[in-house]
RNA sequence: UGUACUUCUUCGGGGGGCCGGAUGCUUCCGGCUGAGAUUGGGCGAAGGACGCCCUGACCCGCGAACCUGAUACGGAUCAUGCCGUCGUAGGGAAAGGAUGCGUUUUUCCG
Numbered sequence: 001u002g003u004a005c006u007u008c009u010u011c012g013g014g015g016g017g018c019c020g021g022a023u024g025c026u027u028c029c030g031g032c033u034g035a036g037a038u039u040g041g042g043c044g045a046a047g048g049a050c051g052c053c054c055u056g057a058c059c060c061g062c063g064a065a066c067c068u069g070a071u072a073c074g075g076a077u078c079a080u081g082c083c084g085u086c087g088u089a090g091g092g093a094a095a096g097g098a099u100g101c102g103u104u105u106u107u108c109c110g
Stems, first nucleotide, its partner, number of pairs: 001102004006098005011061004017032006040054005066091003072085004
């Protein structure tokens, strides 16, 4: 000084969908995919089972976490980003240390 499908610290980024049922009610039960489909708390709204904030879990930090294109295209499904294409697309959040491998330079010994 380069690099890594390794690792640590700190910091940062991100999503929470679909289907069925119940309910004098602020939710609950079951099913599908997934790493994750909201752990706990708070605020607000509304015949709606909805939105926001903090926090926990999980994933990701530059080749795909996630967003956009996209009310896209093909396939499957009761249904859905469920699978594939798009896709090395356009965006997207990083610094330091350890370790391994390599490169260069200097010094010493043979």